[in-house]
C1' cells in the first nucleotide's frame, strides 16, 4: 500500500431476510453431604467496537473509522 475476513455476556461461539438478544462453560445463591466434588434449581452479567447515514424502529440494510486475523505487492 491493494483486497478480503472478524469485531455480540468473564471465555468460546450462535442469532435475527430490520421489530428492544440466546446458548456452552465461567461467577454467585440455596438444595444435596460429615465435609468437598459432583449433581439439582434459581439469578447476576451485555450502550451487541466506535461515529454518521436510511428507517416508525438498526447488532442485523449503507459510509467512514478502529483492531485482530489472512491473502497479494
Nucleotide at each position: 500500500g491493494c483486497c478480503g475476513u472478524u469485531g455480540u455476556a468473564g471465555c468460546u461461539c450462535a442469532g435475527u431476510u430490520g421489530g428492544u438478544a440466546g446458548a456452552g462453560c465461567g461467577u454467585c445463591g440455596u438444595c444435596u453431604u460429615g465435609g468437598u466434588a459432583a449433581g439439582a434449581c434459581g439469578g447476576a452479567g451485555g450502550u451487541c467496537u466506535c461515529c454518521g447515514g436510511u428507517u416508525c424502529a438498526a447488532u442485523c440494510c449503507c459510509g467512514g473509522a478502529c483492531a485482530a486475523c489472512g491473502g497479494c505487492u
The RNA shown here (transfer RNA) has 73 nucleotides and comes from a Candidatus Tayloriibacteriota bacterium.
The sequence is in RNAcentral, with records from ENA.
The prediction has a mean pLDDT of 81.
Rfam family: tRNA. The family's RNA type in Rfam is transfer RNA.